[in-house]
């Protein structure tokens, strides 16, 4: 130097004018100060809040799924264990259960979890062509998927049928909080699918800031339903039950107004230092405020500078274009996706030189 | 902004829930041929969707899972 590979960040810059929205200040002429994003985006997930329900707990439904920890909560983020991939640094993973249960394996194939189609052996019987009965899954053949694999031994012919190694699966012992991994024993060997139904474990009331509140303005009542408890009536000497019909009131439909104001931006905020802790992160101290509009602002243009295309060129440099994905809307952790071009810091593997 | 559905020949739709006979079915449009003087209706024959775009599950995906585009309810909602 050259291949890769992890984390991090920026993603034009600076100044003039002349506009926008918001906040304070004003001598009402103006003046100051802020003013998009890493993703503001998809609305995929969790959460604050906010109004309805609501003792409690099942059932249905829907969701997560290796342990362990983090955390306001999660589908997220660390660490860890497994399994693939890579020579490695790394990277990937919806990764619980198939010996609960039911389902389904289209064609093909004898057979989709039961079994004999070619064959293999044995015994009978025979016109020696082959038949019957019987054993056998080791070869062949169908398939995506065929009764653990592989070798020796055994057998009539075979077979975990014995053995030796490997895999799995159950037990014991040990290491670990745990998945999980190491060893010792049993020939147990029971096909796949759960992004089919299911089982098992945990987790979840519903709805959304166009929630919600308060005012103002409009008018014109009306029709449905309920009326428990509260008011009047009836009954009644007076009270409690109770019985009617109205009314306040409450829901719905329809009508009619489409102003304000609050929710509303200071927060699980940020930026440094320091301790615990492998780490997600938590606590502590300092510091500091960085947009709040409501058809919705955040723009234009000039100058100089950055990067990069393209053309000339007297190689100094000249004109020209372009500067990525996008863009707030109650706020907050994520996670997905888009993203032009650049920077930093570790780290594998190669090749050279010293 | 906030929820909810929908995308399969040129057009309208079924199948998805419950993967497989789907090499996708149905009307209607198109061709060609028959009938007919012609047209049209009817008849028989045919062409024409790898199911919005990728990914993954699975032996197998139009059917299931996830990302994505797009187009509707729609100024419905206070």
């Nucleotide at each position: 130097c050259c291949a890769g590979g992890g984390g991090g960040c920026c993603g034009g810059g600076u100044g003039g004018c002349c506009g926008c929205g918001g906040c304070a200040g004003u001598u009402c002429g103006c003046u100051g100060c802020c003013g998009a994003g890493g993703a503001a985006a998809g609305u995929c997930c969790g959460g604050a809040c906010u109004c309805c329900a609501c003792c409690g707990g099942g059932c249905a439904g829907g969701g997560u799924g290796c342990c362990a920890g983090g955390u306001a909560a999660c589908g997220c983020c660390u660490g860890g264990g497994c399994g693939g991939c890579g020579c490695g640094a790394g990277c990937c993973g919806a990764c619980g259960g198939a010996a609960a249960g039911u389902g389904c394996a289209a064609c093909a194939g004898a057979a989709a979890c039961a079994u004999a189609c070619c064959g293999c052996c044995c015994u009978c019987c025979c016109u020696c062509g082959g038949g019957a009965g019987g054993g056998c899954a080791a070869g062949g053949g169908u398939g995506a998927a065929a009764u653990g694999g592989u070798g020796c031994g055994g057998u009539a012919a075979g077979a975990g049928c014995g053995c030796a190694c490997c895999g799995g699966c159950g037990u014991c012992c040990c290491g670990g909080c745990a998945a999980c991994g190491g060893g010792g024993c049993g020939g147990c060997c029971g096909u796949g699918c759960a992004a089919a139904c299911c089982c098992c474990a945990c987790c979840c009331g519903g709805a959304g800031c166009a929630a919600g509140g308060c005012c103002a303005a409009a008018u014109a009542g009306g029709g449905g339903a309920g009326g428990a408890g509260g008011g009047u009536g009836c009954c009644c000497g007076g009270c409690c039950c109770g019985c009617u019909a109205c009314c306040a009131c409450u829901c719905c439909c329809g009508g009619g107004u489409u102003g304000g104001c609050u929710g509303c931006u200071a927060g699980a905020g940020c930026g440094c230092c320091g301790c615990a802790g492998c780490g997600a992160u938590g606590c502590g101290g300092c510091g500091u405020c960085g947009a709040g509009a409501g058809a919705g602002a955040u723009g234009g243009u000039c100058a100089c500078c950055g990067u990069c295309c393209u053309u000339c060129u007297c190689c100094g440099g000249a004109a020209g274009g372009a500067c990525a994905c996008a863009g707030a809307a109650u706020c907050c952790g994520g996670c997905u996706u888009a993203c032009a071009g650049g920077c930093c810091c570790g780290c594998u593997g190669g090749a050279c030189c010293c | 902004g906030u929820c909810c559905c929908g995308g399969u020949g040129g057009u309208g739709u079924a199948g998805c829930c419950u993967g497989g006979c789907c090499u996708a079915a149905c009307a209607u449009a198109c061709c060609a041929c028959a009938c007919u003087g012609u047209c049209a209706a009817u008849g028989u024959g045919g062409a024409g969707a790898u199911c919005g775009g990728g990914g993954g599950u699975u032996c197998g995906a139009a059917u299931c899972c996830c990302c994505u585009c797009c187009g509707g309810g729609c100024g419905c909602c206070a």